Small-subunit ribosomal RNA, 5' domain from a Patescibacteria group bacterium, 486 nucleotides, folded computationally. NCBI's taxonomy places the organism under Bacteria, Bacteria candidate phyla. The coordinates come from a structure-prediction model, not an experiment, and the mean pLDDT is 85. It matches the Rfam family "Bacterial small subunit ribosomal RNA". Its family is annotated with ribosome and structural constituent of ribosome in the Gene Ontology.

Context: one part of a larger RNA
RNA sequence: GGAUGAACGCUGGCGGCGUGUCUAAGGCAUGCAAGUCGAGUGCGGUUCGGCCGCACGGCAAACGGGAGAGUAACGCAUUGGUAAUCUACCCCAAAGACGAGGAUAAUCCUGCGAAAGCGGGAAUAAUACUCGAUGGUAGCCACGAACCAUGUUCGUGUCUUAAAGAUUUAUCGCUUUGGGAGGAGCCUAUGUUCCAUCAGUUAGUUGGCAGAGUAAAAGCCUACCAAGACUACGACGGAUACCGGGUGUGAGAGCAUGACCCGGCUCACUGGAACUGAGAUACUGUCCAGACUCCUACGGGAGGCUGCAGUCAAGAAUAUUCCUCAAUGGGCGAAAGCCUGAAGGAGCGACGCCGCGUGCAUGAUGAAACCCCUCGGGGUGUAAAGUGCUUUUAUCAGGGAAGAAACCAUGACGGUACCUGAUGAAUAAGGGGCUGCUAAUCUCGUGCCAGCAGCAGCGGUAAUACGAGAGCCCCAAGCGUUAUCC
Numbered sequence: 001g002g003a004u005g006a007a008c009g010c011u012g013g014c015g016g017c018g019u020g021u022c023u024a025a026g027g028c029a030u031g032c033a034a035g036u037c038g039a040g041u042g043c044g045g046u047u048c049g050g051c052c053g054c055a056c057g058g059c060a061a062a063c064g065g066g067a068g069a070g071u072a073a074c075g076c077a078u079u080g081g082u083a084a085u086c087u088a089c090c091c092c093a094a095a096g097a098c099g100a101g102g103a104u105a106a107u108c109c110u111g112c113g114a115a116a117g118c119g120g121g122a123a124u125a126a127u128a129c130u131c132g133a134u135g136g137u138a139g140c141c142a143c144g145a146a147c148c149a150u151g152u153u154c155g156u157g158u159c160u161u162a163a164a165g166a167u168u169u170a171u172c173g174c175u176u177u178g179g180g181a182g183g184a185g186c187c188u189a190u191g192u193u194c195c196a197u198c199a200g201u202u203a204g205u206u207g208g209c210a211g212a213g214u215a216a217a218a219g220c221c222u223a224c225c226a227a228g229a230c231u232a233c234g235a236c237g238g239a240u241a242c243c244g245g246g247u248g249u250g251a252g253a254g255c256a257u258g259a260c261c262c263g264g265c266u267c268a269c270u271g272g273a274a275c276u277g278a279g280a281u282a283c284u285g286u287c288c289a290g291a292c293u294c295c296u297a298c299g300g301g302a303g304g305c306u307g308c309a310g311u312c313a314a315g316a317a318u319a320u321u322c323c324u325c326a327a328u329g330g331g332c333g334a335a336a337g338c339c340u341g342a343a344g345g346a347g348c349g350a351c352g353c354c355g356c357g358u359g360c361a362u363g364a365u366g367a368a369a370c371c372c373c374u375c376g377g378g379g380u381g382u383a384a385a386g387u388g389c390u391u392u393u394a395u396c397a398g399g400g401a402a403g404a405a406a407c408c409a410u411g412a413c414g415g416u417a418c419c420u421g422a423u424g425a426a427u428a429a430g431g432g433g434c435u436g437c438u439a440a441u442c443u444c445g446u447g448c449c450a451g452c453a454g455c456a457g458c459g460g461u462a463a464u465a466c467g468a469g470a471g472c473c474c475c476a477a478g479c480g481u482u483a484u485c486c
């Protein structure tokens, strides 16, 4: 000198764009943040409006949003592999959808409980569930052939596995198979902080065989067998830490860093576990244990803001319990549409960057006032006053968008931006410094006191260094200080 998610002191006119709990991954009142479908189905109500409710059923809830606690690791980054794999919705192609059956919820009757909720009996529907048929280029097994291997491809044969309708005349669905797109899993190589005052570590440990298991390779798991495996090219242990794109600085090499935005990972009160599902070991699902908080009729129950606001605490320190689904995007739906604290916006904070303004011209050998003085004069100073002008901005009044795609209709922002007119210099300047480094000095007060200070150092009676006044210098809606990085 540059930089910051900054804080503090003094000061503070406006706008645009950004940005805002870095600390206690501490505790949380309240509201909202994931629903939707009657064109799958049954029932109840009804103001008869295909309107409302309950339940079964489907899809979604694994996305979006938050945080960085853990993690030194195939976690991340780059490069390859998967002949070791999966993939709902979407797209393309091919084929198909024939029969049959038993339940169950809501509902009704009834019982227990303070509640949360739980139980018994009866009835009923489906795109819910079950069985049979048919079927191939699907699957298992066997045989044969080709190829470089565990195997891959091809051929033959036995066996096994499908389906659902709805509304209405055009579609949306359903089943099987192949391919695609996008997504995901696993593996390899290389890179990835500090400490050797951490030098040895390891028994599922290293390998094999057989099996279990998975979508899938594998000690991933189990039994048996062998005794291996890693390590000064730093194993093991400890400390610290999410990683990358990037960001800051620097001529670069490098050093530092990982807020906001994007990609990946991990977490969801703490620990553990599985269920459902194409996908989770699931933030606002389930179960168990624990700590904490709340309710209780003491028998037993309920909860999880590291979502958006908000609150307490902590702290030098960080915002509104706002508006709207108008746009973009997501979920569901044939659609109308519904939901969406994603998102779009508004509010607060000079926290940052950028832009604008606080007037312009004229005006004296130069008012007053204040300061200095060698008492002659000098400075503030064209500065003010005065005169003329302008109206960015401000206030008031009138008009008034784009963002809307998609014929009509549809705008939270917002009567906002912007335009026009009127009024009147009107509404708007401070902070730090002046010994040297370092741009800028005089006087008074004080007297090693009071104080200053980044370093050198100043102050003990003429202090350009302390305090004040005047003047001057620098920057400017900011200016200084502190902290950290280069």
Base pairs, nucleotide, nucleotide: 001486002485003484004483006482007481008480009479010478013356014355015354016353017352018351019349020348021314026312027311028310030309031308032307035059036058037057040056041055042054043053044052045051066267067266068265075192076191077190078189080187081186082185085184086183087182090180091179092178093177094176095175096174098132099131100130101129107122108121109120110119111118112117138160139159141157142156143155144154145153146152147151165172166171193239194238195237200230201229202228205227206226207225208224210222211221242264243263244262245261246257247256248255249254269290270289271288272287273286292303293302294301295300320346322345323344324343328342329340330339331338332337359389360388361387362386369380370379371378372377394423395422396421397420398419399418403413430475431474432473433472434471435456436455437454441470442469443468444467445466451458452457